RNA sequence: GGAGUCGGACAGGCCGUCGCUCCUGGCUUCCAGGGGAGGAAAGUCCGGACACCACAGGGCAGGAUGCUGGAUAACGUCCAGCGGGGGCGACCCCGGGAGAAGGGCCACAGAAACAGACCGCCUGCGCUCCCGCGCAGGUAAGGGUGAAAAGGUGGGGUAAGAGCCCACCAGAUGCCGUGGUGACACGGCAUGCUCGGCAACCCCCAUCCGGUGCAAGACCAAAUAGGAAGGCGGCUGGCCCGGCCCAUGCCUUCGGGUAGGUUGCUUGAGGCGGCGGGUAACCGCCGUCCCAGAGAAAUGACGGCCACCCGCGUUGGCGGGCACAGAAUCCGGCUUAUCGUCCGACUCCGUUU
Numbered sequence: 001g002g003a004g005u006c007g008g009a010c011a012g013g014c015c016g017u018c019g020c021u022c023c024u025g026g027c028u029u030c031c032a033g034g035g036g037a038g039g040a041a042a043g044u045c046c047g048g049a050c051a052c053c054a055c056a057g058g059g060c061a062g063g064a065u066g067c068u069g070g071a072u073a074a075c076g077u078c079c080a081g082c083g084g085g086g087g088c089g090a091c092c093c094c095g096g097g098a099g100a101a102g103g104g105c106c107a108c109a110g111a112a113a114c115a116g117a118c119c120g121c122c123u124g125c126g127c128u129c130c131c132g133c134g135c136a137g138g139u140a141a142g143g144g145u146g147a148a149a150a151g152g153u154g155g156g157g158u159a160a161g162a163g164c165c166c167a168c169c170a171g172a173u174g175c176c177g178u179g180g181u182g183a184c185a186c187g188g189c190a191u192g193c194u195c196g197g198c199a200a201c202c203c204c205c206a207u208c209c210g211g212u213g214c215a216a217g218a219c220c221a222a223a224u225a226g227g228a229a230g231g232c233g234g235c236u237g238g239c240c241c242g243g244c245c246c247a248u249g250c251c252u253u254c255g256g257g258u259a260g261g262u263u264g265c266u267u268g269a270g271g272c273g274g275c276g277g278g279u280a281a282c283c284g285c286c287g288u289c290c291c292a293g294a295g296a297a298a299u300g301a302c303g304g305c306c307a308c309c310c311g312c313g314u315u316g317g318c319g320g321g322c323a324c325a326g327a328a329u330c331c332g333g334c335u336u337a338u339c340g341u342c343c344g345a346c347u348c349c350g351u352u353u
Stems, first nucleotide, its partner, number of pairs: 001349010012306007020036007038324001042335002045333005050213004062209005067081005082096001083094004097204001102202002104198003118143002120139008151169006170194002172191008217263004227254006237245003270289008308321005
């Protein structure tokens, strides 16, 4: 100098004028002060807090997850590893329990997709025009098909062949040893064990999961229906005649809870800084700060200067651009969208010293 890999931060700034919303205060038709979107507020895909409903315990069904250890309130998230694959490398990717419990599937091609004779090879018998043909059997070494075909190379062996036998190589399984918390790794011995793939097909195994969501829920409470208590009244009613009971009705109160209002509501697994523990995710302690809470829903518009990018021009200038997007109970994640700018760590190649 070139080419890359990984991680992090920011998401225009300042001033003026006029507005919107919330809070506090005041001399309350208004004024003053203060707060007012995001890294994703998004998708609503996971997980929790909170609330109500249901519920003895437990089970069935259904769903989710699936190497190991850790983090966490919890997770399908994160961290550190293991194993497999890719890259010269920094580094990246994964769905990774169980395929010898059972079932299912494996397009096309191919004889055959699980235990396989199409061609070929070999043996026997028969026929023969002596090239070969037919029948019965053996054979996975060779050809051919395929994404995938029954470990590989060599030798022995055989009628021809074959882990049928042997040597080496690659694996598998069992046992033992060493290291590691563990997944696992390495080494030794034994067994010819080499019986295909798909569990992101059903299934099996283990673990977890009750349902609904702030339009949850709670409180106040005009109105209406039905209701309860008390009172008034008392019929062409009843008992019976001193009166008592009672239907319709009227009044008051309670209760009910529609409209409306209040609350839940934002101080929280919180932000920032320091110290400490841990490889890390993360955790602990101390200090400090308060940072949107609307309810058809505020967070905006205009002007000026500066910054960044692009084009023209060439010291001064002119024109244009400046992303994705928009809180609604809150929090932790994941995923998706995003003009660009900056910072850090590392790798490979070339050159110079």

A computed fold for a 353-nucleotide RNA from a Desulfomicrobiaceae bacterium, annotated as Bacterial RNase P class A.
Of the family's consensus pairs, 93% are formed in the model.
It was read from a public genome assembly, where an Rfam model found it.
Rfam family: Bacterial RNase P class A. By type it is a ribozyme.